Record summary:
This is a predicted structure of a 386-nucleotide part of an RNA (large-subunit ribosomal RNA, domain III) from Limacina antarctica.

[in-house]
Context: one part of a larger RNA
RNA sequence: GAGUAACGAUAAUGCGGGUGAAAAACCCGCACGCCGAAAACCCAAGGUUUCCUGCGCCAUGUUAAUCAGCGCAGGGUUAGUCGGAUCCUAAGGCGAGGCCGAAAGGCGUAGUCGAUGGAAAACAGGUUAAUAUUCCUGUACUUAACAAUACUGCGAUGGGGAGACGGAGAAGGCUAUAUCAGCCGGCGGAUGGUUGCCGGUUUAAGCGUGUAGGCAGAGAGCUUAGGUAAAUCCGGGCUCUUGUUAAUGCUGAGGCGUGAUGACGAGUUCCUUUUGGAACGAAGUGAUUGAUGCCAUGCUUCCAGGAAAAUCCUCUAAGCUUCAGGUAUUGUUGAUCCGUACCCCAAACCGACACAGGUGGGUGGGAUGAGAAUUCUAAGGCGCUU
Numbered sequence: 001g002a003g004u005a006a007c008g009a010u011a012a013u014g015c016g017g018g019u020g021a022a023a024a025a026c027c028c029g030c031a032c033g034c035c036g037a038a039a040a041c042c043c044a045a046g047g048u049u050u051c052c053u054g055c056g057c058c059a060u061g062u063u064a065a066u067c068a069g070c071g072c073a074g075g076g077u078u079a080g081u082c083g084g085a086u087c088c089u090a091a092g093g094c095g096a097g098g099c100c101g102a103a104a105g106g107c108g109u110a111g112u113c114g115a116u117g118g119a120a121a122a123c124a125g126g127u128u129a130a131u132a133u134u135c136c137u138g139u140a141c142u143u144a145a146c147a148a149u150a151c152u153g154c155g156a157u158g159g160g161g162a163g164a165c166g167g168a169g170a171a172g173g174c175u176a177u178a179u180c181a182g183c184c185g186g187c188g189g190a191u192g193g194u195u196g197c198c199g200g201u202u203u204a205a206g207c208g209u210g211u212a213g214g215c216a217g218a219g220a221g222c223u224u225a226g227g228u229a230a231a232u233c234c235g236g237g238c239u240c241u242u243g244u245u246a247a248u249g250c251u252g253a254g255g256c257g258u259g260a261u262g263a264c265g266a267g268u269u270c271c272u273u274u275u276g277g278a279a280c281g282a283a284g285u286g287a288u289u290g291a292u293g294c295c296a297u298g299c300u301u302c303c304a305g306g307a308a309a310a311u312c313c314u315c316u317a318a319g320c321u322u323c324a325g326g327u328a329u330u331g332u333u334g335a336u337c338c339g340u341a342c343c344c345c346a347a348a349c350c351g352a353c354a355c356a357g358g359u360g361g362g363u364g365g366g367a368u369g370a371g372a373a374u375u376c377u378a379a380g381g382c383g384c385u386u
Base pairs, nucleotide, nucleotide: 013031014030015029016028017027018026032383033382034381035380040363041362042361043360046343047342050341051075052074053073054072055071056070060068061067080141081140082339083338084337085336087118088117092113093112094111098107099106100105122139123138124137125136126135142335143334144333145332146331147330148329149328150327151326152325153320154319158315159314160313161312166302167301168300169299172295173294174293178288179287180286181285182201183200184199185198186197187196202263203262206258207257208256209255213251214250215249216248217242218241219240220239221238222237223236224235226234227233264284267280268279269278270277271276303306349358350357365377366376367375
């Protein structure tokens, strides 16, 4: 220079009360304003205690601070069903033997790892200062072992089926949701008029039924150069029965019933200075709308022709057929390890910062509208630390 520029989006603050040494900024209340396909809520990645409570204000916070993602101390993450491992494989990695190479090493079979994919099973309500599909209450389900009863050809690292898959388009059936009415409760209401306003109207998985729809003809007998051996399985051939506007079987949202004489529930009453806590508890229906969600990995169509393996079903081989094993029902018992707090379009991640930048997925109400655009708004969250 200079107590100058600046104090990081022009979303916006004002008042009253409280605390305190001190309040524009902290807490409570009332107004006002801003976002609302987000500036709301829930996850993945990443962070790693930042979460909650008490105490504190030297530093950190672009100002003050009684406040804090700051300092100190204490507390907090509960699982058979959520996610991962105990299962499977993809790209890719490693790789016994093997091949190659002065050496180091390179490639690669069997195999073994490797999710971003496949594969058993849980929902509703309540509860904490902080966790909950994990705790509690209620109602379920899966799987393994064992036992009982009934029936019985069981058996794999092998065979077969299934798992098992692309793009685009169209129509249909539904539901979530929303809106309106009805119903219930409250408020207001001294005469006249007879309505007006506000709030609520919520309930899952499972079990039973098997619908709108979708797909395939179904069953039996005989036979067989195929499926590297075998097969009663799959494939090929022949015959019979039945059906071909259909039967039979498989699949299949939703609805209805049950779950639920339960839970929740506006509100009322009591306790409590406040924050809050306890008890009781009304109605709990119908119509319309309607998805980008479900039926649907469906259907139609197109060419560029769109993973694998395990689990599952079935077939036999060796073998065992006294045993063992298998199927069904019922009962008993068991279900290991790891993650779980909190932030997550952000002041907690990546950007040296409490940085106008960047960051994958899910939910996504109302009015307007073709719309997830736009503007206003609900729930919810904020007024961007001078």
Model confidence (mean pLDDT): 82 of 100.